[in-house]
Molecule: THF (Tetrahydrofolate) riboswitch aptamer
RNA sequence: AGCAGAGUAGAUCAAUUGCGUUAAGUGUUUGGGGAUGGGAUGUUGCCUCAAAACGAAGGAUAAUUCCGCGGUGAUUGAUCGCGUCCACUGCU
Numbered sequence: 001a002g003c004a005g006a007g008u009a010g011a012u013c014a015a016u017u018g019c020g021u022u023a024a025g026u027g028u029u030u031g032g033g034g035a036u037g038g039g040a041u042g043u044u045g046c047c048u049c050a051a052a053a054c055g056a057a058g059g060a061u062a063a064u065u066c067c068g069c070g071g072u073g074a075u076u077g078a079u080c081g082c083g084u085c086c087a088c089u090g091c092u
Stems, first nucleotide, its partner, number of pairs: 001092005010080009019070003028052007038086005058067003
């Protein structure tokens, strides 16, 4: 110097365990803030705060139990997962 490769945020699925079903959560819109391969920069995406609109599946049972339901939370596993420059790993 050339070629190849790994790794972020996160996404999907499964298992486990919770929460709600007395409606929180999820999803939508607007505005603010934040974190985003090891470094720089940037985009998609993500998280968070405020406001607004919208909005649900319960049933059985002696039961604190069971079966469901929710674009439901967390954990673990599998699969997928940075544009440019530098760095890293391998080969030449």